The RNA shown here (transfer RNA) has 74 nucleotides and comes from a Candidatus Pacearchaeota archaeon. Rfam family: tRNA. The family's RNA type in Rfam is transfer RNA. The source organism's lineage runs through Archaea, Nanobdellati and Candidatus Pacearchaeota.
RNA sequence: GGGCCGAUGGUCUAGUCGGUUAUGACGUCUGCUUGACGUGCAGGAGGUCCCCGGUUCAAAUCCGGGUCGGCCCA
Numbered sequence: 001g002g003g004c005c006g007a008u009g010g011u012c013u014a015g016u017c018g019g020u021u022a023u024g025a026c027g028u029c030u031g032c033u034u035g036a037c038g039u040g041c042a043g044g045a046g047g048u049c050c051c052c053g054g055u056u057c058a059a060a061u062c063c064g065g066g067u068c069g070g071c072c073c074a
Stems, first nucleotide, its partner, number of pairs: 001073007010026003019057001028044005050066005
C1' cells in the first nucleotide's frame, strides 16, 4: 500500500432482505422474602446504535468517506 470482517446501555449480545416503543443475559438500584447474607420473586434506571455526509416519507439496517480493532496479501 491492497483485500476481507467487526464497532449497538457498565460488560457480553440479538436485530441486514429499511417501517409501531432497539432484544436478552450479567451487573446496578428499589421493594418483597430472611434474624442477617445469599438465593428466589416483582419492578425501575441506564443507548448521540463509532464519526461525518448522502439516498428515502422513513436509516442501527442501504451508499460514499473517515477513525479504531482483528485477519490475510504484498